RNA sequence: CGCCGAAUCGAUGUCGUCGGGGCGUCGAACCGGGGAACCAGGUUUCUGGGGUGAAUCGCCGCGGUGGGCGCAAGCCCGCCCGCGGGGUAGGGCACUUCCUUGCCCGAAUCCGUCAGCUAACUCGGUAGGCGGCAUAGGAAGAA
Numbered sequence: 001c002g003c004c005g006a007a008u009c010g011a012u013g014u015c016g017u018c019g020g021g022g023c024g025u026c027g028a029a030c031c032g033g034g035g036a037a038c039c040a041g042g043u044u045u046c047u048g049g050g051g052u053g054a055a056u057c058g059c060c061g062c063g064g065u066g067g068g069c070g071c072a073a074g075c076c077c078g079c080c081c082g083c084g085g086g087g088u089a090g091g092g093c094a095c096u097u098c099c100u101u102g103c104c105c106g107a108a109u110c111c112g113u114c115a116g117c118u119a120a121c122u123c124g125g126u127a128g129g130c131g132g133c134a135u136a137g138g139a140a141g142a143a
Stems, first nucleotide, its partner, number of pairs: 001131004008028008029126006039116001048114001049111004057087001059085005064079006090105004095141006
């Protein structure tokens, strides 16, 4: 100076300081949850259920494990068990949108038996992680 993401800005008190800053409180802004009527749903509760998020859904292989068959060797079926491979709904890439093209992600975690939507109302979050000429071209627009 930028990117993902809601995760930024301001006021004030206090501590410290060359400066940057830490903590508390309040406000703005942004984001998320709960929550009527109407609508939706006519259920479906261990096959638990639900939330944040782009991160869903298959397939194949190896190992583990439960069950069945077999004298045995072995074979078959299943698993929210682990690891690996390759796809995929979907998502990101230096003004914005569309088209083409290139690269990348396609995780993690929370609630705790419980929640559709939802005005009033109400409860929370403002983290973390990266990059250093960024993929490029065309059209339209903005500044």
Description
RNAcentral holds the sequence, with entries from MGnify. The RNA shown here (c-di-AMP riboswitch aptamer (ydaO/yuaA leader)) has 143 nucleotides and comes from uncultured Nakamurella sp. Its mean pLDDT, the model's own confidence on a scale to 100, is 83. Lineage of the source: Bacteria > Actinomycetota > Actinomycetes > Nakamurellaceae > Nakamurella. The model forms 92% of the base pairs in the Rfam consensus.